[in-house]
Context: one part of a larger RNA
Molecule: small-subunit ribosomal RNA, 5' domain
Organism: uncultured bacterium
RNA sequence: GAUUAACGUUGGCAGCGUGCCUAAUACAUGCAAGUCGCGCGAUAUAGCGGCAAACGAGAGAGUACAAGCAAGGAACAUGCCCCCGAGUGAAGGAUAGCCACCCGAAAGGGUGGGUAAUCCUGCAUAACAUCCCUCACCCUUCAAAGACAGACUUUAGUCUAUUUUAAUUCGUAUUUUACGGAUUGAGUCUUUAAAGGAUGAGGGAUCAAAGCCGUAAGGCGCUUGGGGAGUGGCCUUGCCCCUAUCAGCUAGUUGGUGAGGUAAAGGCUCACCAAGGCGAUGACGGGUAGCUGGUCUGAGAGGAUGACCAGCCUCGAUGGGACUGAGACACGGCCCAUACUCCUACGGGAGGCAGCAGUAGGGAAUUUUGCACAAUGGACGCAAGUCUGAUGCAGCAACGCUGCGUGAAGGAUGAAGGUUUUCGGAUCGUAAACUUCUUUUAUCUGGGAAUAAUCUUGAAGGUACCAGAUGAAUAAGCACCGGCCAACUACGUGCCAGCAGCCGCGGUAAUACGUAGGGUGCAAACGUUAUCC
Numbered sequence: 001g002a003u004u005a006a007c008g009u010u011g012g013c014a015g016c017g018u019g020c021c022u023a024a025u026a027c028a029u030g031c032a033a034g035u036c037g038c039g040c041g042a043u044a045u046a047g048c049g050g051c052a053a054a055c056g057a058g059a060g061a062g063u064a065c066a067a068g069c070a071a072g073g074a075a076c077a078u079g080c081c082c083c084c085g086a087g088u089g090a091a092g093g094a095u096a097g098c099c100a101c102c103c104g105a106a107a108g109g110g111u112g113g114g115u116a117a118u119c120c121u122g123c124a125u126a127a128c129a130u131c132c133c134u135c136a137c138c139c140u141u142c143a144a145a146g147a148c149a150g151a152c153u154u155u156a157g158u159c160u161a162u163u164u165u166a167a168u169u170c171g172u173a174u175u176u177u178a179c180g181g182a183u184u185g186a187g188u189c190u191u192u193a194a195a196g197g198a199u200g201a202g203g204g205a206u207c208a209a210a211g212c213c214g215u216a217a218g219g220c221g222c223u224u225g226g227g228g229a230g231u232g233g234c235c236u237u238g239c240c241c242c243u244a245u246c247a248g249c250u251a252g253u254u255g256g257u258g259a260g261g262u263a264a265a266g267g268c269u270c271a272c273c274a275a276g277g278c279g280a281u282g283a284c285g286g287g288u289a290g291c292u293g294g295u296c297u298g299a300g301a302g303g304a305u306g307a308c309c310a311g312c313c314u315c316g317a318u319g320g321g322a323c324u325g326a327g328a329c330a331c332g333g334c335c336c337a338u339a340c341u342c343c344u345a346c347g348g349g350a351g352g353c354a355g356c357a358g359u360a361g362g363g364a365a366u367u368u369u370g371c372a373c374a375a376u377g378g379a380c381g382c383a384a385g386u387c388u389g390a391u392g393c394a395g396c397a398a399c400g401c402u403g404c405g406u407g408a409a410g411g412a413u414g415a416a417g418g419u420u421u422u423c424g425g426a427u428c429g430u431a432a433a434c435u436u437c438u439u440u441u442a443u444c445u446g447g448g449a450a451u452a453a454u455c456u457u458g459a460a461g462g463u464a465c466c467a468g469a470u471g472a473a474u475a476a477g478c479a480c481c482g483g484c485c486a487a488c489u490a491c492g493u494g495c496c497a498g499c500a501g502c503c504g505c506g507g508u509a510a511u512a513c514g515u516a517g518g519g520u521g522c523a524a525a526c527g528u529u530a531u532c533c
Stems, first nucleotide, its partner, number of pairs: 001532003005529005012404006018397002020362001025360003029357003034051003039048002058315003068239006076232003081228008089123001091121003098113006129206008138197004143192006154186001156184005164178001166176002211220003241287003248278003253275008290312004294305004317338005340351004368394001370393003376390001377388004407437004417428004442470006451460001477522005482503003488517005498505002
């Protein structure tokens, strides 16, 4: 200097911010995700159907080859939105709601009957979509034949001779090796054939659809194809805490071939094959931790940190799993297991505040079970509109920052009083009283917004602000005063009581303890404690 601070004493106002750092402990109650009647039937708010519910909101448990940040990349997906093209024909079927009956304490469920659709299923038609075949042209690879050029070096193979070297102490018949000699292939071009790929043309196969509103024009939809925007998934490299009292780790492990799987590359998974891969430039193990833009400090380099705001990641009682869907392995969806809580007629059921308030508990410690959709944004809807604890606001808290005030000018007999004294005085002190003013603030009265481009619509709010009235009126404390360190005396106490950040002070004259007077420093705060630089 700083703080999401707490504690002690004190406390007037306003603006703007901030407010469970601990138990990712458990949760009473209410609300936080619906919407569409221009899809459907229907008495209907229930039901079928569509879109949304994967956003927004919360938390930081886990996570250190992860994630994040930075720079690149190729093998991908994409509802809604924008642009361009084509189409939207003709049939059929079931089921909920409903009715009847039945079971159950409830949650809920069963059987039968009958019904609609933008629900479901075939059919027709359809291409620049997907797959297959044929042709043309181009490219690449391999094989054969032919032609040409160059070199004799190297390498690989074959043949050969016998002298020499060696395996072996001697010898060298055999074997191997080396040296020597001979010979073949390796390059370029052309043609032919085969395989693969790109482009173009032709043929074949497969796959679509839903209607609604409107008198109409037309509008909103639906199906299919191409492109875009934005978004998301994936890969690579670099940066990124402590520990060697952790030195070896690893079998799907490392790579290949093939297959499966995915929207997509890939041991992602599997079969087979090879034996790899990582590591003192710290693997593996252990500990700690969400990461970043930033924040604090510092002249900087650095050090520390990651509250609020913003980006990314991860999680949703604990562990696991998939379904639906463009998107989830899904906080207020489903299934299973576990722990806990609740209801029960004991047979069986229900639940998940790390959403907003709020409760208990823990703790030094952290707020209202508020108002409104008026604005901004989001979901749905043709729209009107509905929903929105996102958000906008209000409430509480000196928790922080900033600003304002607690009066101004004059006023000496230097009043009274306090303290002190060398008894002369000194000091509190122009301070007060008193006089003349002012009205920020306070209280009262009256007026009264912008925030809504456009008709209506304002929670905040009778708020901000403006005008008037009253009257110095409503408003100052805290710490310190031995040195560091600005500020001194008196009394009490007597190594006692006590102080203290360090040095140290106190045992009868204590500027260091306690009180008083005075002084110093900050000021609606001041000190203490904790933490970082």